[in-house]
Molecule: transfer RNA
Organism: Mycoplasmatota bacterium
RNA sequence: CGCAAGAUGGAGCAGUUGGUAGCUCAUUAGGUUCAUGUCCUAAAGGUCGUAGGUUCGAUUCCUACUCUUGCAA
Numbered sequence: 001c002g003c004a005a006g007a008u009g010g011a012g013c014a015g016u017u018g019g020u021a022g023c024u025c026a027u028u029a030g031g032u033u034c035a036u037g038u039c040c041u042a043a044a045g046g047u048c049g050u051a052g053g054u055u056c057g058a059u060u061c062c063u064a065c066u067c068u069u070g071c072a073a
Base pairs, nucleotide, nucleotide: 002071003070004069005068006067007066010025011024012023013022019056027043028042029041030040031039049065050064051063052062053061
């Protein structure tokens, strides 16, 4: 230099014929308990890697760039 895959709350991951972004764990609050843990309920936390384009509307389609991993050399 070439090819492929990936980037989504604190962590690990879902999310298709484009239509208001979810799960588990963790955190906080409440309930339960003599207390802790377990369990139950609720809340907070995301400008979906960055910048543009298409579209009434983009995590999703297109382009460029950044970073990570793998393959080849």